[in-house]
RNA sequence: AGAGCUUGAUCCUGGCUCAGGACGAACGCUGGCGGCGUGCUUAACACAUGCAAGUCAAGGAGAAAAUAGUUUUCGGAUUAUGAGUAAACUGGCGCACGGGUGAGGAAUAUGUAAGUAACCUACCUGUAGAUUUGGGAUAACGUUGAGAAAUUAACGCUAAUACCAGAUAAUAUAACGGUGCCUCCUGGUACUGUUAUUAAAGUUGCUUCGGUAACGUCUACGGAUGGGCUUGCACCAGAUUAGCUUGUUGGUGGGGUAAUGGCUCACCAAGGCUACGAUCUGUAGCUGGUCUGAGAGGAUGAUCAGCCACACUGGAACUGAGACACGGUCCAGACUCCUACGGGAGGCAGCAGUGAGGAAUAUUGGGCAAUGGGCGAAAGCCUGACCCAGCAACGCCGCGUGGAGGAUGAAAGUCGUAAGAUUGUAACUCCUUUUUAUGGGGACGAAAAAUUCAGUUUCGCAAGGAGCUGGAUCUGACGGUACCCGCAGAAUAAGCCCCGGCUAACUACGUGCCAGCAGCCGCGGUAAUACGUAGGGGGCAAGCGUUGUCCGGAUUUACUGGGUGUAAAGGGCGCGUAGGCGGGUUUGUAAGUCAGAGGUGAAAUCCUGCAGCUUAACUGCAGAACUGCCUUUGAUACUGCAGAUCUUGAGUUUGGAAGAGAGAGACGGAAUUCCAGGUGUAGUGGUGAAAUACGUAGAUAUCUGGAAGAACACCAGUGGCGAAGGCGGUCUCUUGGUCCAUAACUGACGCUGAGGCGCGAAGGCGUGGGGAGCAAACAGGAUUAGAUACCCUGGUAGUCCACGCCGUAAACGAUGAAUACUAGGUGUUGGACCGCAAGGUUCAGUGCCGCAGCUAACGCAUUAAGUAUUCCACCUGGGGAGUACGAUCGCAAGGUUGAAACUCAAAGGAAUUGACGGGGGCCCGCACAAGCAGUGGAGCAUGUGGUUUAAUUCGAUCAACGCGAAGAACCUUACCUGGGCUUAAAAAGCAGUGGACCGGUUGUGAAAGCAGCCUUCUCUUCGGAGCCGCUGUACAGGUGCUGCAUGGCUGUCGUCAGCUCGUGCCGUGAGGUGUUGGGCUAAGUCUCGCAACGAGCGCAACCCCUACCAUUAGUUGCCAUCAGGUUAUGCUGGGCACUCUAAUGGGACUGCCUACGCAAGUAGUGAGGAAGGUGGGGAUGACGUCAAGUCAGCAUGGCCCUUACGCCCAGGGCUACACACGUGCUACAAUGGGUACUACAAUGGGUUGCUAAGCCGCGAGGUGGAGCCAAUCCCUUAAAAGUAUCCUCAGUUCGGAUUGGAGUCUGCAACUCGACUCCAUGAAGCCGGAAUUGCUAGUAAUCGCUUAUCAGCACGAAGCGGUGAAUACGUUCCCGGGCCUUGUACACACCGCCCGUCAAGCCAUGGAAGCCGGGGGUACCCGAAGUCAGUGACCCAACUUUUCGGAGAGGGAGCUGCCUAAGGUAAAACUGGUGACUGGGGCUAAGUCGAAACAAGGUA
Repeated sequence: AGAGCUUGAUCCUGGCUCAGGACGAACGCUGGCGGCGUGCUUAACACAUGCAAGUCAAGGAGAAAAUAGUUUUCGGAUUAUGAGUAAACUGGCGCACGGGUGAGGAAUAUGUAAGUAACCUACCUGUAGAUUUGGGAUAACGUUGAGAAAUUAACGCUAAUACCAGAUAAUAUAACGGUGCCUCCUGGUACUGUUAUUAAAGUUGCUUCGGUAACGUCUACGGAUGGGCUUGCACCAGAUUAGCUUGUUGGUGGGGUAAUGGCUCACCAAGGCUACGAUCUGUAGCUGGUCUGAGAGGAUGAUCAGCCACACUGGAACUGAGACACGGUCCAGACUCCUACGGGAGGCAGCAGUGAGGAAUAUUGGGCAAUGGGCGAAAGCCUGACCCAGCAACGCCGCGUGGAGGAUGAAAGUCGUAAGAUUGUAACUCCUUUUUAUGGGGACGAAAAAUUCAGUUUCGCAAGGAGCUGGAUCUGACGGUACCCGCAGAAUAAGCCCCGGCUAACUACGUGCCAGCAGCCGCGGUAAUACGUAGGGGGCAAGCGUUGUCCGGAUUUACUGGGUGUAAAGGGCGCGUAGGCGGGUUUGUAAGUCAGAGGUGAAAUCCUGCAGCUUAACUGCAGAACUGCCUUUGAUACUGCAGAUCUUGAGUUUGGAAGAGAGAGACGGAAUUCCAGGUGUAGUGGUGAAAUACGUAGAUAUCUGGAAGAACACCAGUGGCGAAGGCGGUCUCUUGGUCCAUAACUGACGCUGAGGCGCGAAGGCGUGGGGAGCAAACAGGAUUAGAUACCCUGGUAGUCCACGCCGUAAACGAUGAAUACUAGGUGUUGGACCGCAAGGUUCAGUGCCGCAGCUAACGCAUUAAGUAUUCCACCUGGGGAGUACGAUCGCAAGGUUGAAACUCAAAGGAAUUGACGGGGGCCCGCACAAGCAGUGGAGCAUGUGGUUUAAUUCGAUCAACGCGAAGAACCUUACCUGGGCUUAAAAAGCAGUGGACCGGUUGUGAAAGCAGCCUUCUCUUCGGAGCCGCUGUACAGGUGCUGCAUGGCUGUCGUCAGCUCGUGCCGUGAGGUGUUGGGCUAAGUCUCGCAACGAGCGCAACCCCUACCAUUAGUUGCCAUCAGGUUAUGCUGGGCACUCUAAUGGGACUGCCUACGCAAGUAGUGAGGAAGGUGGGGAUGACGUCAAGUCAGCAUGGCCCUUACGCCCAGGGCUACACACGUGCUACAAUGGGUACUACAAUGGGUUGCUAAGCCGCGAGGUGGAGCCAAUCCCUUAAAAGUAUCCUCAGUUCGGAUUGGAGUCUGCAACUCGACUCCAUGAAGCCGGAAUUGCUAGUAAUCGCUUAUCAGCACGAAGCGGUGAAUACGUUCCCGGGCCUUGUACACACCGCCCGUCAAGCCAUGGAAGCCGGGGGUACCCGAAGUCAGUGACCCAACUUUUCGGAGAGGGAGCUGCCUAAGGUAAAACUGGUGACUGGGGCUAAGUCGAAACAAGGUA
């Protein structure tokens, strides 16, 4: 510090996810040790048991056991010690600390800084003084009672440091005063005067009995410590909580408190709080700190520390210095327990512990040795505070589980190309001993206090006390622990997670969209580095992973540090309140701001340094820091505040100007429709085509007249005006704003604007008018599978007017307002100025282009989306949803405000390359058109589908279908049935064993096979080898699967003109440019231009055939001339001229001319030429596409079979047959058919061959055998054509299927299942529906011939020649293709994408008659305990008085009243759960119906 995920790729926006750190954790697997920490986060749920607060020279009373003694009637009695002890009681101090918990509480809390001139403070401490005289009770105890108990009544006795009264008393308190000083308003303080009021307790030691000392007690003033109260600031969320408040806000006066105060009461006034968020609701202990982060921040508040609150729930006071009191009291409530049913007892959120809850959290331990606390003079007692130990890997830190050698490396595992690689070292040898076990030694923590001895100082007459110094004695839970030493021995000690990318680490097997994994992306459908296992590897390590939570990454709430044209986001527009911000100069002030100083910011923590535990964690000491707050002193640039002044911002006055700016009234013409009349006759209207509709009752058309309503052609313009919505005939009236020019005036008067107020298209609503045209709804007609649409004919609301609502729009420049600045160019509107004019300058608008700059890009660019400032509004992933609920506005429709659950990993913007479009442009092609001949109909052949079958083997579907197959009777053959073989039919290794092999032959059998018989070696180094069989073993074999694992080959787009690269340039980038553009071409062919310049694969050319010529050559070819010969023939001599053959050359290049053109090039009946614009044909197929085809041509990975899915054999099948399709052949006839005669080819093939002549047969063919290994011989008569003749339009002298009979040939063999011949038979068919194919010239059509395969089998295929046309205006349309451009929501690329209803399952949620809760408030009723007030006829020791009877003062019980907890009643509000039924929403491979969107998406 970043990374992964949207796309074919790119940039951006944006969210999701990961890597880091942390934890009081939990869970899974595993687990050696030690140190230091930590340990109910849930039920503030309920608690058995034990312990957690007592103590004391004040007081009175006062045991027992036991021991010893005396005595005894031997039962006991008694004395002393125990002991003035224990226990209990009165009294003092403590119990308000310590310990626990976080329920409540959003402020009587907390933090921080102040105030208290408005206060208190026991114990401690300092100073000054005092400690006096009396009195009456009471508990304990005793006696008698009540009660189950808890407890309690009466009477009697007694003490005090308990209680009461008196005396004295001031620097105390109160009242009235005086003076000084000070201050913060009331005041404070010092001194002082008068009057009044208020204290006390003793005990112990010593004593010369006088006192004295210690500890107490009282008064006053201080200190210290701890608190109370008050104030500023800070302090969670919700506005779908906007108003709250009656003791409320203030005053006066009583009361109350330690103290201020509505704290409380009476009276008076009517205030107080709130958008800087009152009230209400929800949540929460706060802080130092902790975690994270670069920081700013965010989250958190366990342990430790400070504060607060609470103690079963609620209320209340008492005592006290302090409480409204965790282990006190009273009352009420709930719960639990005891009970004799009458009544009582209790409060672990103290330490342990139990149950419950929960994913989850420990021992009913030891000790007061240390530290601290209470009491005490002290010894000491108490102390679950605390110190220790136990349990738990819960965390942090440290250590160990051995070290070295041993090796080019054992065994075993795994992989393997079989070479090896890897685990990666073990064993073994030597060494060490932290740790473990064992034996021994053995701490620090302890020093005080106390007691005692000595010395010294001080008080005291003394005794003695106190302080200081030194010595001695005594004290350890942990613990025989830490630590140290000895001894033996590698001995006692390694797991967990991961290995597709992010992210370090790869192979094998198993599985086969199953099982499973997964943080995100995503893996798994037979070759899974992603599942499971194994081997190997990586990471961490006594731990490792997972889950949860927080921060980080996330600049993804943006103060630091974001945005709003199109990604989410500018309010529809204006006026304007609060608020925020604000021009120049100057004076003052000093609030903000800056600087210095002071106080505080507890300690701990963090950081730095040093130090102590062997180290570290941990701990100690010191420093720094704590970024804050307060006080004070100064500075004055900026901001603020106050004053003065200025003119440039803003405004006013004057003079001009333009305008569909607004409102009202009046008027006008054209058009439309309607009405009336005339003319006139059969249609009109409407559409893609029609129909509905109108019209013979007279339409449409046309003429005249009239009526009505609405809108204002031309002008008219990216022209004008307005804030926006919006505004358009003409004239008049009223009225708002703007611009220009000129000088003068005011003097910052300004900008923005939350709430608020107003305006606000269309449409809608209300009331009343109006209604010509248009036109939702509706009706009809069409279209259609349907058509609740698009089209047509009608047509009502509405559109218009008046008044009132509604308040929304893609209310858009998708761009808030204002100000300033920042190159230009060119239009245009309105002014002003200069100029004769052309034109120029300037101000204000309105457009286009464009620089810098900005932007993700597109684009914006003085009219900013640039550079800055101010203010407002808004955004924070997609969906759910602008929905629900609530509130509010509205007559309603609906508007405004506006969530959540749940769900997805995307949604989105701009641009790029493709592909596509029922987008556009240009161009090409037998693509259409123009023609010719067909196919589709018939019969047959052939292939396919389907069906059938034991099998009808397999593959191939635009690009399969006379295809693989250039030839299935057996074979082929892969299929089926049956019979057989098992190292195999063939290849080849090793070992063993036997023998030659070959050949001949017998039996059985359908054959294969099985079982036999006969015959029979060579070489040799004498070991054996060659050859053949058998056995065993590795292996063979497979047309078995996967063409979606592959190679190779092929098809298709397409013989289409395209496809790319290097360098450069442009772009953030994908990419672009080049290759686009203007022309031209068959062509990315060429040319011109151009940020491109070049190049490659394609095109073309080079190659072959063909058309002309030349040269060379001249047999097997040829024959012009010469000669010979024949019935005839190059037959022969001869020749090579010609034809031809086959080799080499030439020739054609827009080269020449004319026209056009810049050129390239095009045109011309041009010339010439055999050929003219690639002359014709062939071979040749770019980058790529289709997971196209082929595992059955071959090759090949993997999988599968191995007495079979291999191999051999016989027979059958591939040839089946209701049917459908493709490709062909033959026809339907007269341009024909039959018969007869006659003519002219070329390519080819031939020795297992072609086969002549001759003869035989009607023929297929037979016989025959000449010739030929071929320009020589043969196949080989070419056929159409021509001549002649018959047929005369018919199912025929057309057509030949089918069938019967007879044959020929091949072949072991023609039954299933060959071809051909002859005789006979003579089917369908009379030119073919929708649809569809080929062909542009030697082509179509037509005619025959040859060849491959092949024993035989050709209507197929590959070739060859003969005869030989028609038509092309042209590119609108169909199909395919190329280039450019455009749109796109497509990229598996339109066979794409995608929407909604319905149906099914699941999930969360809204409404709902109701039902059940919860907390809070209001009103009323009842009202415990208790304080306070009143009363107090009953009761009372202290004091006064007394006539001793009493009376008084004072107090109390009781009663009454105010307040009041709990409880009750009532009506509302808020909030939650549940609810028949119901609404929509989301999700879920392959359901239904349509086809709404994306292309002009087929109606933008």
The RNA shown here (small-subunit ribosomal RNA) has 1500 nucleotides and comes from a metagenome. The RNAcentral record of the sequence draws on SILVA. Its mean pLDDT, the model's own confidence on a scale to 100, is 84.